[in-house]
Context: one part of a larger RNA
RNA sequence: UGACGGGGACCCGCACAAGCAGUGGAGUAUGUGGUUUAAUUCGACGCAACGCGAAGAACCUUACCAAGGCUUGACAUAAUACUGAAUAUGCUGGAAACAGUAUAGUCCUUCGGGACAGUAUUACAGGUGGUGCAUGGUUGUCGUCAGCUCGUGUCGUGAGAUGUUGGGUUAAGUCCCGCAACGAGCGCAACCCUUGUCAUUAGUUGCCAUCAGGUAAAGCUGGGCACUCUAAUGAGACUAUCGGUGAUAAACCGGGGGAAGGUGGGGACGACGUCAAAUCAUCAUGCCCCUUAUGUCUUGGGCUACACACGUACUACAAUGGCUAUUACAGAGGGUAGCAAAGGAGCAAUCUGGAGCCAAUCCCCAAAGAUAGUCUCAGUUCGGAUUGUGGGCUGCAACUCGCCCACAUGAAGUCGGAAUUGCUAGUAAUUGCAGGUCAGCAUACUGCAGUGAAUACGUUCCCGGGUCUUGUACA
Numbered sequence: 001u002g003a004c005g006g007g008g009a010c011c012c013g014c015a016c017a018a019g020c021a022g023u024g025g026a027g028u029a030u031g032u033g034g035u036u037u038a039a040u041u042c043g044a045c046g047c048a049a050c051g052c053g054a055a056g057a058a059c060c061u062u063a064c065c066a067a068g069g070c071u072u073g074a075c076a077u078a079a080u081a082c083u084g085a086a087u088a089u090g091c092u093g094g095a096a097a098c099a100g101u102a103u104a105g106u107c108c109u110u111c112g113g114g115a116c117a118g119u120a121u122u123a124c125a126g127g128u129g130g131u132g133c134a135u136g137g138u139u140g141u142c143g144u145c146a147g148c149u150c151g152u153g154u155c156g157u158g159a160g161a162u163g164u165u166g167g168g169u170u171a172a173g174u175c176c177c178g179c180a181a182c183g184a185g186c187g188c189a190a191c192c193c194u195u196g197u198c199a200u201u202a203g204u205u206g207c208c209a210u211c212a213g214g215u216a217a218a219g220c221u222g223g224g225c226a227c228u229c230u231a232a233u234g235a236g237a238c239u240a241u242c243g244g245u246g247a248u249a250a251a252c253c254g255g256g257g258g259a260a261g262g263u264g265g266g267g268a269c270g271a272c273g274u275c276a277a278a279u280c281a282u283c284a285u286g287c288c289c290c291u292u293a294u295g296u297c298u299u300g301g302g303c304u305a306c307a308c309a310c311g312u313a314c315u316a317c318a319a320u321g322g323c324u325a326u327u328a329c330a331g332a333g334g335g336u337a338g339c340a341a342a343g344g345a346g347c348a349a350u351c352u353g354g355a356g357c358c359a360a361u362c363c364c365c366a367a368a369g370a371u372a373g374u375c376u377c378a379g380u381u382c383g384g385a386u387u388g389u390g391g392g393c394u395g396c397a398a399c400u401c402g403c404c405c406a407c408a409u410g411a412a413g414u415c416g417g418a419a420u421u422g423c424u425a426g427u428a429a430u431u432g433c434a435g436g437u438c439a440g441c442a443u444a445c446u447g448c449a450g451u452g453a454a455u456a457c458g459u460u461c462c463c464g465g466g467u468c469u470u471g472u473a474c475a
Base pairs, nucleotide, nucleotide: 001475002474003472004471005470007469008468009467010466011465012464013463015459016458019423020422021421022420023419026315027314028313029312030311031310032309033308034306035305042053043052064301065300066299067298068297069296070295073124077123078122079121080120081119082118083117084116087104088103089102090101091100092099093098107114108113126290127289129288130287131286135284136283137279138278139277140275142273147186148185149184150183151182152181153162154161155160166177167176168175192267193266194265195264197235198234199233200232201231202230203229206225207224208223211222212221213220238261241255242254243253244252245251317416321375322374323373324372325371326370327369333364334363335362338357339356343352344351345350382413387408388407389406390405391404392403393402429451430450431449432448433447434446435445
C1' cells in the first nucleotide's frame, strides 16, 4: 500500500421488511446429471452451466455409430505428359455412393494453342483432431457500482503519501465550501434513439367537420385537409419562477403555472481492473498430431434411449369458474418459390376457388371482456395425461422420430414439507396477437398491445456493494 475481520461509523440496492403472484407436491414440455448403448457427437458447471451455444436433430443439418466406397482427393492454386468438347438421356449390378456400358453431341482458334473435363505424376489440399493454461477477436461477471488514474509541486531516507481526505449535498469523485496543493484524463451527466404536449410544412394509399349525391349497410362517390393519423422540421423543462430551511453556498422541502417537475418514463451506452472466467466447434491463429486416414462420399441408425435425481416452463386442481349462443374493441409485425379474400364442400383439421396485393391501398387478424342461458361443490359439464380407431397437411420419405382434426378413452391432481424466486406502476398478475428460425414442427425466444392491482412503518437483522477508520502472526 492492499486484502481480510462472526471490528467501528456513515450510506445505498426488491437486500430485508410491507404486499401480490409463484416455484418446491401433480401431469406434460424442455435442458442437465446419471445409467444404458454400436453410437446415445461436442461444448457450457455456484451466483455468472442446466427452454444455454441450438432463431427450430425425420433425410440433410451431423461433428457420433455400423456397413459399403474413394485416395492429388468433396474444395484451392500451380507444373509436366497423354487423351477427350462440355453436356444430356438411357440400360445393368447396387441400400446408395459407386462401378460397368450404350446413344446423342463434336466448342473457340491467329492452327501455336485456349476454355472445360478425364487419366498419370508432383508440390499440396483436408481435419468440428489436441491445447481457451501459447493467442487474436468476441462475450459473461462484479456493475450503470462510482469509482480508477496521471502531470507538475510539496512531504517522507524509502515503499509511498498528498491531490481523491474534511464540513455539507447528490442517483453520481454531482456540486459548493475549506485545505500544500494546482490542474488534467478515463468513467458520471449531457450529446443519440424512443415515448408523453403543441406548432409549422405536406395530404395519398390515411382522415371526414361542413356542402352535395348515394346505400340494406358503408368515406361508397364528388369534394375538402378542419380533425385523427402519417413523417420531417421546430418549440417545450432550465430548480426557470414564488415561499421556507441552509453558511449569504451547493442543495433540500412546499407551492404556482404547465401535457410533462426536479435524471419526466424506457432504451442504447459498461471506466481502471477481477475471475489463468467462457469460447481453438462462428471466425482467425502459434505449436503438436493424422495423411489409402483423425481426410472425404453414401445408405441406415443415433443425437428422441430410461430404475432414477435436479433446473426452467406450460396446464391444472375450479363457481372471481366450466360449457353453449350472441356481440365489441388493439398494437406491432409479415407477405411474390409469398400473404391469400368472397363463394362452395367437409362435424373439423383441411380441400376447392382464386378477387386483390411487390402493400398507410389487398391479405394474414384477436382473446380475456359484455349480454343471455345452463351446471350447484362433486374427482364433477373441473382437469386433461394416456391409449384405440378413422382422417388431414408438409415433404423423395413421418416405423424408429413431425404437426393438426374428429370420435371414443378419461390418469394424477382438491392449492403443495423443509426451503426458495420475481416484482415498486401502466409495474406485478392476467389475456391474446405477431415475428425470426422454418418444406413441416414452439408450452421456447424476441417483440406487441388489451384488462389492470396490493404494499413500502422503516434500516435492527439476512445478502451484495461504496466511503472513512481500526486491528492483523496474510501478500
Molecule: small-subunit ribosomal RNA, 3' major domain
Organism: uncultured prokaryote